[in-house]
RNA sequence: AAAUAAAAACUGCCGAGUUUCCGCGAAACGGAAAACGGGGGAACCAUCUUUUGGGUGAAUUGGUCUCGCUUCACAGUGACCAUAGGGGAACCUUCUACCGAACCCUCCAGCUAACCUCGUAGGCAUUGGAAGGAGUCACC
Numbered sequence: 001a002a003a004u005a006a007a008a009a010c011u012g013c014c015g016a017g018u019u020u021c022c023g024c025g026a027a028a029c030g031g032a033a034a035a036c037g038g039g040g041g042a043a044c045c046a047u048c049u050u051u052u053g054g055g056u057g058a059a060u061u062g063g064u065c066u067c068g069c070u071u072c073a074c075a076g077u078g079a080c081c082a083u084a085g086g087g088g089a090a091c092c093u094u095c096u097a098c099c100g101a102a103c104c105c106u107c108c109a110g111c112u113a114a115c116c117u118c119g120u121a122g123g124c125a126u127u128g129g130a131a132g133g134a135g136u137c138a139c140c
Base pairs, nucleotide, nucleotide: 011125012124013123014122018034019033020032021031022030023029035120036119037118038117039116040115045110053105054104055103056102061082062081063080064079065078068077069076085099086098091133092132093131094130095129096128
């Protein structure tokens, strides 16, 4: 000097997952309010797939593996390749790179006003890169 790894702070990112107040001097813990988000729930409408259920989420749908494994079969499931879809340091378009999971309810649920009810996590990082466009602000 360079590279790698770890920790902290600032700044940000995915996500609804933030803020304020009270109980104690503080934290933990308990509670309240606001804000954001989810579920249930009429009429009308829709559906009459009732068997093969439903929900959160971008995370759906396929192909291949001498017909992968498994099964009587359906279904399920492993790896790889694709794919609906998805996010990103102001915004839009295109290309490219990346993600394309995980979990929950339990026989029950379409939409749904009133109403009822639940959540306030977790994880990560220098802005992945490029081209074009259209604006804003400051200065002269």

Predicted 3D model of a 140-nucleotide RNA (c-di-AMP riboswitch aptamer (ydaO/yuaA leader)) from Cohnella luojiensis. Its Rfam family is "c-di-AMP riboswitch aptamer (ydaO/yuaA leader)". Rfam describes the family as follows. This family represents a conserved RNA structure found upstream of the ydaO and yuaA genes in Bacillus subtilis and related genes in other bacteria. The sequence is in RNAcentral, with records from Rfam. Taxonomically the source falls in Cohnella (Bacteria, Bacillati, Bacilli, Paenibacillaceae).